[in-house]
Molecule: transfer RNA
Organism: bacterium
């Protein structure tokens, strides 16, 4: 220098050929139960989807550039 892959909640991930409200587990907060802890049950907060543009009635999803990480080639 070139090719490919990845980037969604604090962490690990899902999101079906673009479609209506972006979800799960763990963690966190509150409640119940216990003498207390753990476990369990119930409820809740938390992500404008790496950044900036574009296409579209509509984008986490498609296109372009950039940033960061991984990997292969030179």
């Nucleotide at each position: 220098g070139g090719g490919c892959c990845c980037a969604u909640a604090g962490c690990u991930c899902a999101g079906u050929u673009g479609g209506c409200u972006a979800g799960a587990g763990c963690g966190c907060c509150g409640g119940c139960g216990u003498g207390g802890c753990a476990c369990g049950c119930c409820g809740g907060a938390g992500a404008u989807c790496g950044u900036g543009g574009g296409u579209u009635c509509g984008a986490g999803u498609c296109c372009c550039a950039c940033u960061g990480g991984g990997u292969c080639c030179a």